[in-house]
Context: one part of a larger RNA
RNA sequence: UGACGGGGGCCCGCACAAGCGGUGGAGCAUGUGGUUUAAUUCGACGCAACGCGCAGAACCUUACCAGCUCUUGACAUGGGAAGUAUGGGGACCAGAGAUGGUCUUCUUCAGUUCGGCUGGCUUCCACACAGGUGCUGCAUGGCUGUCGUCAGCUCGUGUCGUGAGAUGUUGGGUUAAGUCCCGCAACGAGCGCAACCCUCGUCUUCAGUUGCCAUCAGGUUAAGCUGGGCACUCUGAAGAAACCGCCGGUGACAAGCUGGAGGAAGGUGGGGAUGACGUCAAGUCCUCAUGGCCCUUAUGGGCUGGGCUACACACGUGCUACAAUGGCGGCGACAACGGGACGCUAAGGGGCAACCUGGAGCUAAUCCCAAAAAACCGCCUCAGUUCGGAUUGUUCUCUGCAACUCGAGAGCAUGAAGUCGGAAUCGCUAGUAAUCGCGGAUCAGCAUGCCGCGGUGAAUACGUUCCCGGGCCUUGUACA
Numbered sequence: 001u002g003a004c005g006g007g008g009g010c011c012c013g014c015a016c017a018a019g020c021g022g023u024g025g026a027g028c029a030u031g032u033g034g035u036u037u038a039a040u041u042c043g044a045c046g047c048a049a050c051g052c053g054c055a056g057a058a059c060c061u062u063a064c065c066a067g068c069u070c071u072u073g074a075c076a077u078g079g080g081a082a083g084u085a086u087g088g089g090g091a092c093c094a095g096a097g098a099u100g101g102u103c104u105u106c107u108u109c110a111g112u113u114c115g116g117c118u119g120g121c122u123u124c125c126a127c128a129c130a131g132g133u134g135c136u137g138c139a140u141g142g143c144u145g146u147c148g149u150c151a152g153c154u155c156g157u158g159u160c161g162u163g164a165g166a167u168g169u170u171g172g173g174u175u176a177a178g179u180c181c182c183g184c185a186a187c188g189a190g191c192g193c194a195a196c197c198c199u200c201g202u203c204u205u206c207a208g209u210u211g212c213c214a215u216c217a218g219g220u221u222a223a224g225c226u227g228g229g230c231a232c233u234c235u236g237a238a239g240a241a242a243c244c245g246c247c248g249g250u251g252a253c254a255a256g257c258u259g260g261a262g263g264a265a266g267g268u269g270g271g272g273a274u275g276a277c278g279u280c281a282a283g284u285c286c287u288c289a290u291g292g293c294c295c296u297u298a299u300g301g302g303c304u305g306g307g308c309u310a311c312a313c314a315c316g317u318g319c320u321a322c323a324a325u326g327g328c329g330g331c332g333a334c335a336a337c338g339g340g341a342c343g344c345u346a347a348g349g350g351g352c353a354a355c356c357u358g359g360a361g362c363u364a365a366u367c368c369c370a371a372a373a374a375a376c377c378g379c380c381u382c383a384g385u386u387c388g389g390a391u392u393g394u395u396c397u398c399u400g401c402a403a404c405u406c407g408a409g410a411g412c413a414u415g416a417a418g419u420c421g422g423a424a425u426c427g428c429u430a431g432u433a434a435u436c437g438c439g440g441a442u443c444a445g446c447a448u449g450c451c452g453c454g455g456u457g458a459a460u461a462c463g464u465u466c467c468c469g470g471g472c473c474u475u476g477u478a479c480a
Stems, first nucleotide, its partner, number of pairs: 001480002003477003007474007015464002019428005026320008034311002042053002064306007073129001077128002079125006087106008109119003131295002134293003140289002142284003145280001147278001152191006158167003171182003197272004202240007211230003216227003243266001246260005322421001326380005338369003343362002348357003387418001392413007434456007
């Protein structure tokens, strides 16, 4: 100087408390451990691994296993020889295919000194080499997590100290903040904080189609449907607006704190982006890059099939429930973010349904995908039930070369566990929790996951003694 203390003081955080809803019990989904296996590819392991890399394993992916097969190689550069463009399509034979063989058809590059001469392409030869998701993240770059959006981390000059170092950065107040004020052997400065950026909330101006319809006219079973208009809504560009600015109280005449007015908004208005010096030899050599090491008829390349989907069990994360604030039937309201030409697919028709048919419109403020919970009416009356839907049988639908291992969906039948969950444990302070649906990426198909969107919409916070994490000052130390 740090680190640590079941030392002290001050302060903060959904840290506790006060509340609401969960997890831990059940069934299923998913990840992991373990076990099994020819293989169940690899990585990730307290917080900060475990719905994580994987924004989507039937083939492919794929890195794993079995078998078959290639050896200058699927890909790059260079040399020699031969051919000449060459490339595409089709058929047949052997084979699981990779691959090998045969036939046929269409087409015929650029420059040119008209010489296969140069480039290009194909085949062959030999060698340099290619190739490696092989090892080392404890050799590395880059990227990322974490403490933590915590308020800290430092420097120059000066001063003090033999020196390590100190001071500044401590102290009194204050703040979300090393934020600001005052004081002070310090005076200044940098990286952080804040602000500048995006978005939501109010208003104004400009603009008015694909959006809108107050007024006027036409018109219908109905409809901004038509003329017309841009007032309103909305869209999207530019501005305005909030600064403790005003008033009262308080404070040290300060910084500030507190109440009020006005205001769409009040003391950082809500949300986001933004992550200091560093810590964990944290994570990643399987995104990529890269040193070293290793393989080179194989640890490289191709293919078929299998596996990553196994199952006594254990754990994590979720979904659905156990019901009456509910279930079922009828009726039929109200969104936002988005996506859509190899696509989104309307009306109409068929089917109990998945879906099929059909083909209008839409390169999309124009057309399409396209709401649910809620409200209203009726039934059920506390029961393993009209709760719950696992499991199984069967018949189908769709995608795809192909759903056996191993896809999703529909109908009928079946109707398991489950009556609110031990010890323990998680999230959340407001348009939040809870609850309801919708969209998107990936994607042929496959979502209870992920990333977004809106609808309905609470309870509680006395307080900081205690648990956890953190900041500042101080004290002890046989630790560095």